Predicted 3D model of a 72-nucleotide RNA (transfer RNA) from a Candidatus Parcubacteria bacterium.
Its mean pLDDT, the model's own confidence on a scale to 100, is 81.
C1' cells in the first nucleotide's frame, strides 16, 4: 500500500427491513436469613461517527474511526 472480516448494555450473545432493540452473567434496591452465601422480586443500563436509500434502517449503500486476518 491492497483485499477481506468485525464493531449492539459493564461482559458474552440475539434481533438481518416493520409495534417499546431482547436474554444470560454482572451492578443497584428490596424480600428471606441471627449475619453472610444461596434463592425470589424489582430497577437502571447499549446499536462506533457522519451522510444516503426507504413510508420505515441494528439490518442495505458510501466515507471516516477503531480492532483483527491475509497478501505485497
Nucleotide at each position: 500500500c491492497c483485499u477481506c472480516c468485525c464493531g449492539u448494555a459493564g461482559u458474552u450473545c440475539a434481533a438481518u427491513g416493520g409495534a417499546u432493540a431482547g436474554a444470560a452473567c454482572a451492578a443497584g434496591a428490596g424480600a428471606c436469613u441471627u449475619c453472610u452465601a444461596a434463592u425470589c422480586u424489582c430497577u437502571a443500563a447499549a446499536u462506533g461517527u457522519a451522510g444516503g436509500u426507504u413510508c420505515g434502517a441494528u439490518u442495505c449503500c458510501u466515507a471516516c474511526c477503531g480492532g483483527g486476518a491475509g497478501g505485497a
It matches the Rfam family "tRNA". From the family's description: Transfer RNA (tRNA) molecules are approximately 80 nucleotides in length.